[in-house]
Context: one part of a larger RNA
RNA sequence: AGCGCAUAGUGGAUGCCUUGGCGAAAGCCGCAAGAAGAAGGACGUGCUAAGCUGCGAUAAUCCACGGGGAGGUGCAAAGAACCUUUGAUCCGUGGGACUCCGAAUGGGGAAACCCAUCCUGAUGAGAAUCAGGAUACAGUACGAUGAAUUCAUAGUCGUAUUGAUAUAACCCAGGGAAUUGAAACAUCUUAGUACCUGGAGGAAUAGAAAUCAAUUGAGAUUGCGUUAGUAGUGGCGAGCGAACGCGCAACAGCCUAAACCUUUUUUGAGUAAUCAGAAAAGGGGUUGCAGGAUCCAUCUCCAUUUAAUUGGGAUGAGUGAUCAACCAAAUUCUUAAUCGAAGAGCCUGGAAAGGCUCACCAUAGAAGGUGACAGUCCUGUAGGUGAAAAGAAUUUGGCUUAUGAUGGACACCUAAGUACCGUCGGACACGUGGUAUCCGGCGGGAAUCCGGGGGGCCCACCCCCCAAGGCUAAAUACGAGCUUUCGACCGAUAGUGUACUAGUACCGUGAGGGAAAGGCGAAAAGAACCCGGAAACGGGAGUGAAAUAGAACCUGAAACUGUGCGUUUACAAGCUGUGGAAGACCUAUGGUUUCCGAUUUAUCGGAGACAAUGGUCAACUGCGUGCCUGUUGAAGAAUGAUCCGGCGAGUUGAUGAGUCGAGCAAGGUUAACCUUGAUGUGCAAGCAUCCUGGGAGCCGAAGCGAAAGCAAGUCCGAAAGGGCGAUACAGUUCGAUUUAUCAGACCCGAAACCAAGUGAUCUAACCCUGUCCAGAGUGAAGUCUCGGUAAUACGAGAUGGAGGCUCGGAGUGUUGAAUGUUGAAAAAUUCCUACAUGAGGUGGGGUUAGGGGCGAAAGGCCAAUCUAACUUGGAGAUAGCUGGUUCUCCCCGAAAUAGUUUUAGGACUAGCCUUGUGAGUCUAAGCAAAGAGGUAGAGCACUGGAUAAUGUAGGACCUGCAACCCAGGUUCCGAAUUUAACCAAACUCCGAAUUCUUUGCCCAUUGUCACAGGAGUCAGUACAUCGAGGAUAAGCCCGGUGUGCAAGAGGGAAACAGCCCAGACCGUCGAUCUAGGUCCCAAAAUUCAUGCUAAGUGGUAAAGGAUGUGAGAAUACUAAGACAUCUAGGAGGUUGGCUUAGAAGCAGCCACCCUUUAAAGAGUGCGUAACAGCUCACUGGCUAAGUGUUCUUGCGCCGAAAACAACUCGGGGCUCAAGCAUGAUACCGCAAUCACGGCUUUAAUAAUAGAUUCGUCUAUUGUUAAGGGGUAGGGGAGCGUUCAAAGUGCCAUAAAGGCAUACCGUAAGGAGUGCUGGAGCGCUUUGAAGUGAGGAUGUCGGAAUAAGUAGCGAUAACACCGGUGAGAAUCCGGUGCGCCGUAAACCUAAGGUUUCCUUGAGCAAUGUUCGUCAGCUCAGGGUUAGUCGGCCCUAAGUCGAGGCCGAAAGGCGUAGAUGAAGGACAACAGGUUAAUAUUCCUGUACUUGGAUAAUUGCGUUUGCACCUAAGGGGGGACGCGUAGAGUAAGGUCAGCCUACGAUUGGAUGUGUAGGUUGAUUGUUUUUUGGGUCUUGGGCAGGUAAAUCCACCCGGGAGUUAUCUCGAGAAACAAAAGCGACCUUUGAGAAAUCAGAGGGAAGUGACCAGACCUUUGCGCCAAGAAAAUCCUCGUAGGGAGUGAUUAUUCAAACCGUACCGCAAACCGACACAGGUAGGUGGGGUGAAAAUCCUAAGGCGCGC
Repeated sequence: AGCGCAUAGUGGAUGCCUUGGCGAAAGCCGCAAGAAGAAGGACGUGCUAAGCUGCGAUAAUCCACGGGGAGGUGCAAAGAACCUUUGAUCCGUGGGACUCCGAAUGGGGAAACCCAUCCUGAUGAGAAUCAGGAUACAGUACGAUGAAUUCAUAGUCGUAUUGAUAUAACCCAGGGAAUUGAAACAUCUUAGUACCUGGAGGAAUAGAAAUCAAUUGAGAUUGCGUUAGUAGUGGCGAGCGAACGCGCAACAGCCUAAACCUUUUUUGAGUAAUCAGAAAAGGGGUUGCAGGAUCCAUCUCCAUUUAAUUGGGAUGAGUGAUCAACCAAAUUCUUAAUCGAAGAGCCUGGAAAGGCUCACCAUAGAAGGUGACAGUCCUGUAGGUGAAAAGAAUUUGGCUUAUGAUGGACACCUAAGUACCGUCGGACACGUGGUAUCCGGCGGGAAUCCGGGGGGCCCACCCCCCAAGGCUAAAUACGAGCUUUCGACCGAUAGUGUACUAGUACCGUGAGGGAAAGGCGAAAAGAACCCGGAAACGGGAGUGAAAUAGAACCUGAAACUGUGCGUUUACAAGCUGUGGAAGACCUAUGGUUUCCGAUUUAUCGGAGACAAUGGUCAACUGCGUGCCUGUUGAAGAAUGAUCCGGCGAGUUGAUGAGUCGAGCAAGGUUAACCUUGAUGUGCAAGCAUCCUGGGAGCCGAAGCGAAAGCAAGUCCGAAAGGGCGAUACAGUUCGAUUUAUCAGACCCGAAACCAAGUGAUCUAACCCUGUCCAGAGUGAAGUCUCGGUAAUACGAGAUGGAGGCUCGGAGUGUUGAAUGUUGAAAAAUUCCUACAUGAGGUGGGGUUAGGGGCGAAAGGCCAAUCUAACUUGGAGAUAGCUGGUUCUCCCCGAAAUAGUUUUAGGACUAGCCUUGUGAGUCUAAGCAAAGAGGUAGAGCACUGGAUAAUGUAGGACCUGCAACCCAGGUUCCGAAUUUAACCAAACUCCGAAUUCUUUGCCCAUUGUCACAGGAGUCAGUACAUCGAGGAUAAGCCCGGUGUGCAAGAGGGAAACAGCCCAGACCGUCGAUCUAGGUCCCAAAAUUCAUGCUAAGUGGUAAAGGAUGUGAGAAUACUAAGACAUCUAGGAGGUUGGCUUAGAAGCAGCCACCCUUUAAAGAGUGCGUAACAGCUCACUGGCUAAGUGUUCUUGCGCCGAAAACAACUCGGGGCUCAAGCAUGAUACCGCAAUCACGGCUUUAAUAAUAGAUUCGUCUAUUGUUAAGGGGUAGGGGAGCGUUCAAAGUGCCAUAAAGGCAUACCGUAAGGAGUGCUGGAGCGCUUUGAAGUGAGGAUGUCGGAAUAAGUAGCGAUAACACCGGUGAGAAUCCGGUGCGCCGUAAACCUAAGGUUUCCUUGAGCAAUGUUCGUCAGCUCAGGGUUAGUCGGCCCUAAGUCGAGGCCGAAAGGCGUAGAUGAAGGACAACAGGUUAAUAUUCCUGUACUUGGAUAAUUGCGUUUGCACCUAAGGGGGGACGCGUAGAGUAAGGUCAGCCUACGAUUGGAUGUGUAGGUUGAUUGUUUUUUGGGUCUUGGGCAGGUAAAUCCACCCGGGAGUUAUCUCGAGAAACAAAAGCGACCUUUGAGAAAUCAGAGGGAAGUGACCAGACCUUUGCGCCAAGAAAAUCCUCGUAGGGAGUGAUUAUUCAAACCGUACCGCAAACCGACACAGGUAGGUGGGGUGAAAAUCCUAAGGCGCGC
């Protein structure tokens, strides 16, 4: 270290449970709301109080009434303090009270806040303050008032009333998409859907025919069933889709306008009577066989009256519809309650409700609880009873109302910009079509009952109806809320997102998104006490039935992490298993056996023993490359999975088709709905459930035809004949199941499209208002002076200070590089670098919004998102695409092809598979026979190609001819023919094999066919062979045929889908054999015989090469002596001639003869300058038998070079073989075949049993026969899970679940036993499903690995001593060192929101280590204002009374309001706290308002002082650049004061150190800069007035400033204070700390940026508004009032802590980033650069 067992931890599955959900039904109710202030909130409220709940300043509540009866002060314990029989808490009804916001409504506003006005009251000297009430807008009504404009109207004012807002779905209406479908897309569809908007009600809408129908009729509307997926409509595609009629539910009808009459008011005419008109009210009247009015006539209840008329009763109808009409009583119900039967003992146990025994009640055996399962213990249940108060329903009474009918005449009325028409749209099922009907826009525009509309263009006839006014219950839809009941619904990853302080925590600017999280026990009896420890925690003790129930708490699985025991492993390789197996250990649900007991005695139970054949581990060993997906093909280095556990995918409905089952059957069956009866319930009407019955329609029983129509026939046709039917097959309804279509349709997955909203805190641009830019340089215009000119021009020098000027900081940007890249940082750091007075940077407030904005333009930016943001919705968009799709066994079993396809990775039809039914004297393969054919081959007869010969016709050439013609000739070419030899896919005189057709034989678990249900397949691949392409290349590509693989295991080929053998139901130490093998690895021959090979050929390869070797053939030489060796000769003419310097056999050319000889070339080679020399050819001798050449053939050799040594026998190794060839005999060898045993399918058959429609079928058990590889796929049979019904059981003597296990079953699976556990759970037969996981880069949770690894966030830096403490690198104190110092210091805005505190306590977590510390935890404390900021004013902008516009929502906008870092506006210094200070204290001031007092002006008289508006006027009031004087803060130096005198070369000095301060306000004086001021008269302007302003005419003073404004200075009030230092007290070991007292100097010069300055000068781009303030004085008030001084009173409310370049803000962090403004000392220096440093702050939390 592996495996196993045991035992722990971790973790939270499983089981059990349920407080919570889900669904349904019934009833109530229906916005149970609201200006009488809602819904919803904010803030408060308790003895202590953070959250939830309740409540509202009367605040976990107050009062009354009713109930109830002993405890109570909510969740929520404990404590404290209280209440309660004088009736609490609690429950019900009614009432009271009810802060602030919110429609929000007095005005405003950043919701929960600010600011008012009027009236009344309280208090007070008064002002202020406090309390109560009223004060919004719109509509309507009434009243008053009242413009232009006389009346009038608009308008204004007042009073009253209504509205506004909210709301789950349902309803009506105004607008109105897109994804999608059409396999594209545009009409169409999705769909009038989603969504937006307006409005109403408990329902809404609709509604009493200008309707349908069809020659019969019906009689408002609404809803249901059906008609019917019909008629239609439709790129006649996809789709869309009625009505009439029939059956039901429920039923209900009415009122106006008009004609006519009356009354009132009014207008006109008229002298008047009166007439005419208008308006209002009342009567009348309300329809289609037309009706009504008017007139005439007739009939008709009562009473009264002359009459008109009036009144009454009866009766009818009604009383929150219709014309009218609302109270009371009774009953019942709702909102609290109340009475309510009956059990004990024993046993087990912690506990009895369990078991046993004996009882009781029941109009009550529903349910829940109680220490396990309770009719008789508790709450209840059945059955009864009950309301002071509030409400509802029903009934009754009261109440309200009412004449009706007929006939005739007459021609008065009967709904007008209407009907209708044209055109353009929309709705109707109906897309403009032949399109009726209805509605609308625009333009035209009737009739009047002798009229008008409709009946699907239109016309006629006929029929129906009467528009242009209105109301109307029920049947129908829905469920926010209340009550009750139920569930083959869930049970904590489920069920709501939420069982729990959940729409919470958390995320986001926002719209919006959105979790996790249940269980101790019967009872807290929640562990006293002791021990260890700083504590946490642990060990004892104790409680309890149990503590392995101990609060991290029921059960407690797995991953993962430990410990102990058994076994194995230290020379040994790999899917981790499987087959065999030595050894070690163990002993069972089995075996054997002993004993005991029972008995059913061949049985069962208990206790024990034994062993290996059982179990654990296992050396060694044969074989053996995971799973899934997807592929022609995967161990694949192709996909997916870290592991474990839970969850996780073919469902449901409608409509068709089939199969199976059941019912009935020429019939079957109901739908909505109704219903006898039964049961239950209700006062009742009625309602609910079950059964029965009724009840439209549908399918079938008859077809044919386009139809009329006819009919066992009919249609076409003149007929003949033919088509479709009948003659013949039964349907239909329900259930289950398969499949199709429509629906999300097996699950997960887009990028996108559309609608409505949310966003400009980022960023882009713009608007308003502020603010920032050290320092240095250059030197434009202009001006001045001089020169110069007739005058200009021009030149020079000064002055001057321009510029999208220059250098360079702050600031802004980002060129390059490095670093960083799981960063310090989701864009930075470091160094370099660009611009830096401008088209500059920046703060605050605003505007522009998604097909839109903004854009010096990059498709850039619009909240880390942009070639169309984000959020929610349509929505489960769609996906011919990818992935995944969960238990078992049995039977069969494919295809990768054809045709078509905007088709090629998809689909349809066919082919091939499967299941069922049926069929024929049916037959695939095989064998036999008879035919068909034109390929292979062959051939050249045709068609073409093509070689040779002959050489005709012809040509060429030559000759003759002067030449042509012509004649002659031949050495050349040569068509056709002939001869010989050939070639062909598109040649054939010929012609197979295989194949095809037919016939016969054969004959069945074969094959085929038909019909019906279900598929899958359309990517193939290798080999053999025939072909096309290619190169007679490819593991190439394309066809044909076949076989395999695919979907096929086994054996062989070393390994190796496709090759060879062979097709696996299971088992066996069995047998025979195939391919292939037999020396060893490794089963079987070191077998036999004959040869070959020498190359390790075997055990890669070619052209080519070679006396390798074996076999064969031919031929030549050879005993007349060959071949080879050795030996001898190899000569002469002649150095042949020529050539040449030379050439003699041998440089070259020509010739190549002759002689001698056995033989010898005018020479084969070497050689020489040339000769010479050597040699060969040729010949003799010696030797003695074969030798040479060529061809065919077996086996070998060379040719033969690659990357790790051996890698081309599988290795060892092999040579008369273990190689090759031939032959022989044995043996091995597969899951083949056989044998034996077993399982199963199908068929046949026998027996038995059951059923039967008597045909037969089913089941079981046998026998026989043939089968049983399998992917996609079809078919069949089962296992298991949850729940239900019925039956039957188990359980505290222990259910489920969990852990272990050697048992049973062919499998899914099922038992038994032990331990754990502590309350439920099975079995049988049926039924219903959220019914089975290993995969989906699945999902949620947990746990590993990497790994004790990377890292611990600026390299500004720490070290030591002491203290505290359980513990110190990190805390505190000290000393030293280091860092920043235009900051890393200080102030302050935003933002944050308690982080603040030298307060007390603490260290679990947070802090990247530690921690005694802390921005952490707990507790406590802390923010003090007339003067600071807000509050006042206005800017951009926003809102916006009226108003204008717009489908709605709403948009714009006047007056006005609001809106700030802009304008306006009064306080300074010192001291003080742990923490606040311009706020407290001390001192000294100032502002506004009131009162009082004093002084004084004016007025009360010829007049009108004074106050006074939202009015008039002034003023407020404005740019940039540049320059200078004065001078503040500040600084430096000197002087002055105090202390000190060590060190040293020297220094009592020109040393060292420290200090040298002093505000605001008032008065006076003064420095400097700027500025004109005043007065008289007139006056037509300033919307009215004006004494004001403006304007006009004058006067005076003034630039050397009378006067005035700004800044500064000095003195005084004014000194106090401060102040180095000294003295002293207390504490302490000391350092030192705290307190008290005293207290020196307190001057000058220089520099100088705030301020002056809103100035001066220059320039062009020409640089807010309003209020405070001053003044005028209108309307009006007014007898007093203004000014000054003094005294006194008042000045409310909100903010105020702390951080604030950062550890507190924005960046997820205690993050190297970002963050406006102000101060910012000294030395160096031009400087805010740079370096050093002071004050101050830090050393960056390993």
Notes:
A computed fold for a 1742-nucleotide part of an RNA from Elusimicrobia bacterium RIFCSPLOWO2_02_FULL_39_32, annotated as large-subunit ribosomal RNA, half A. It matches the Rfam family "Bacterial large subunit ribosomal RNA". Gene Ontology terms of the family: ribosome and structural constituent of ribosome. Its mean pLDDT, the model's own confidence on a scale to 100, is 80.